[in-house]
Context: one part of a larger RNA
């Protein structure tokens, strides 16, 4: 100087408290441990591993296991030789491999050859998801969007260092003001960026409809007022008023305003910490391997199951279940695609193919909601696991091991011990909708809107953090 203290002071944060809804009990989904296995590929390990890498394991993926075939190789460059490339077909095999054999004869040319491609030979080499993240780059998590971390010159100290950065106020903030042997500066903070809330102008189709005409219908004339769309501007700055304060920074209240003191949300992550994570995204040193730790193919496995844990979904019902009727979104996606109306089917779905590369057409029905009827407190008209049968879809192929539908079956579960998690407002809770991945497969994830709360006295305590100070057997 730091680090540390069950030392002190000040301050902050859904940290506690005050509330709401959960988890922990049940069934299922999913990840992990363990066990099992020929293999159950590998990594991730308190917070910061465990619906994590994986935005989607039937084959492929795939790295694992079994069995079979290859050795200049599945992939790249160079050398030499031969030849068009290439592609049906038959036999064999579990499949690749292998064997046979048909059709067929590339482009340019200065006719020397060159190029592309295929086959063969030779070795240089290829290859490795093999090891080491404690050899590394790059990327990422975390403390933490916490307010800190430093430098130049000067001054002080023999020196390590100190000062500045401490102090008095204040702030979300090392934010700002005042003071001061300091004066300045840099990386952070803030602002600049995107979005949302308000409005002017420009524009008016595929969007919209006030007036006129028309229609089942903004359907068609007509119009661009309104909504909306998307480009460019305005607007918020403690600007104004009162009080407070040290004549300061600021703080409290008010006016006007769509919005008020950072308006809400996002992107943005200082110096560093954890030899944190990743050699399996990629790159890479070294080591190892080279008829195998490479590469190919079939089948299996990653989906096992006495058990334990994490994260979710569905429930245990009447603020509910069921039946009928009826209303209102936003954001997206679509050509090897979305697929309307119609018809068939109880249904999943099928037939068919209008329209649309989409403000035009389609997915598309929003659901909770509202209006009626019924059930009357039961393991039930709650709950839906499990199982049987019959079907549908995707795909060479659903046995291991997919999703969906109908009929039947109708398990546990009556609100969950100790303990523990999230959330302060359009938030929690609740309700549906869409996208990526994707042939098919979503309770996960990333987005979108609808309905829409309760509580916050306060900072004694728990946890984490910041500043000052003190002790110190550590540096």
């Nucleotide at each position: 100087u730091g680090a540390c203290g069950g030392g002190g002071g000040c301050c902050c944060g859904c940290a506690c408290a005050a509330g709401c809804a959960g988890c922990g009990g049940a069934g299922c989904a999913u990840g992990u441990g363990g066990u099992u296995u020929a293999a159950u590929u590998c990594g991730a390990a308190g917070c910061a591993a465990c619906g994590c890498g994986a935005a989607g394991a039937a084959c492929c993926u795939u790295a694992c296991c079994u069995a079979g075939a290859c050795u200049u190789g599945a992939c790249a460059u160079c050398u030499c030789c031969u030849g068009c490339a290439u592609u049906a077909c038959u036999c064999u095999u579990a499949a690749u491999c292998g064997a046979g054999g048909a059709a067929g004869u590339c482009u340019c040319u200065u006719c020397g050859g060159a190029g592309a491609c295929a086959g063969g030979a030779u070795g240089a080499c290829a290859g490795g998801u093999g090891g080491u993240g404690c050899a590394u780059g790059g990327u990422u998590g975390u403390c933490g969007u916490c307010a800190g971390c430093u430098c130049g010159u000067g001054u002080c100290g023999u020196g390590a260092g100190a000062u500045g950065u401490u102090g008095g106020g204040u702030u979300a903030a090392g934010u700002c003001c005042c003071g001061c042997a300091a004066c300045g500066a840099g990386c952070g903070c803030a602002a600049c960026c995107c979005u949302u809330a308000u409005u002017g102008u420009u524009a008016g189709u595929u969007g919209c409809u006030a007036a006129c005409a028309u229609u089942c219908a903004g359907u068609u004339g007509a119009g661009c007022a309104c909504u909306c769309u998307a480009a460019u501007g305005g607007g918020a700055c403690u600007g104004c008023c009162c009080g407070u304060g040290a004549c300061a920074a600021u703080c409290g209240g008010g006016a006007g305003g769509a919005a008020g003191g950072u308006g809400g949300g996002g992107a943005u992550g200082a110096c560093g910490u954890c030899a944190a994570a990743u050699c399996a995204u990629c790159a890479u040193g070294c080591c190892c391997u080279u008829u195998a730790u490479g590469a190919u193919c079939u089948g299996g496995g990653c989906u096992a199951c006495a058990c334990a844990c994490g994260u979710g979904c569905u429930a245990c019902a009447a603020u509910g279940g069921a039946u009928g009727g009826u209303a209102c979104a936003g954001a997206g996606a679509g050509c090897a695609g979305c697929g309307a109306g119609a018809c068939a089917g109880u249904g999943a779905u099928g037939u068919g193919g209008a329209g649309c590369g989409a403000a035009u057409c389609u997915c598309a029905a929003a659901a909770a909601g509202c209006c009626a009827u019924u059930c009357u407190c039961a393991g039930u008209u709650c709950g839906g696991a499990u199982u049987g049968c019959a079907g549908g879809c995707u795909g060479c192929a659903a046995c291991u091991c997919g999703c969906c539908u109908g009929c039947a079956u109708g398990a546990a579960g009556c609100u969950g011990g100790a303990g523990u998690c999230g959330c302060u407002a359009g938030u929690a809770a609740u309700c549906g909708c869409g996208g990526a991945u994707c042939a098919g497969c979503a309770u996960g994830u990333c987005g979108c809107g609808g309905u829409g709360a309760a509580u916050g006295c306060g900072u004694u305590c728990c946890c984490g953090g910041g500043c000052c100070u003190u002790g110190c057997a550590c540096u």

This is a predicted structure of a 475-nucleotide part of an RNA (small-subunit ribosomal RNA, 3' major domain) from an uncultured bacterium.